Predicted 3D model of a 95-nucleotide RNA (SAM riboswitch aptamer (S box leader)). The coordinates come from a structure-prediction model, not an experiment, and the mean pLDDT is 83.
RNA sequence: ACCUUAUCAAGAGAGGCGGAGGAAACAGGUCCUGUGAAGCCCGGCAACCUGACAUUCAAGGUGCUAAAUCCUGCGGUUUAACCGGAAGAUGAGGA
Numbered sequence: 001a002c003c004u005u006a007u008c009a010a011g012a013g014a015g016g017c018g019g020a021g022g023a024a025a026c027a028g029g030u031c032c033u034g035u036g037a038a039g040c041c042c043g044g045c046a047a048c049c050u051g052a053c054a055u056u057c058a059a060g061g062u063g064c065u066a067a068a069u070c071c072u073g074c075g076g077u078u079u080a081a082c083c084g085g086a087a088g089a090u091g092a093g094g095a
C1' cells in the first nucleotide's frame, strides 16, 4: 500500500522553539493566521485497543488537541437545508 469492520455534531494550553502559511485530493466557497500559520517539544483529551479495585478509573499502544470530516460538489426530496452515498480520517482484525 490492499481487504473487512466500527466510529466520525462531544472532549483537549494566554506554554516553549519556529517564522508564513494552513483548513486530505481537485473545484467552488468561507474561515483561521505577525494579537504568530505549518512543523517539533511539553502539557492536555479520552475515540479504539489494553489494564484494573469497573459501567467508572488509569493513560500502556495508536490517535487526537479552530470551526460537524468547516460547508458544498453524486443521488433522493427540497431548492435554505435534511437524509443516504462517494471520498477521507482514526482504531481493530486479516491475508
Base pairs, nucleotide, nucleotide: 002094003093004092005091006090007089008088013042015041016040017039021032022031023030026073027072028071029070043065044064045063047062048061049060050058051057052056069087074084075083076082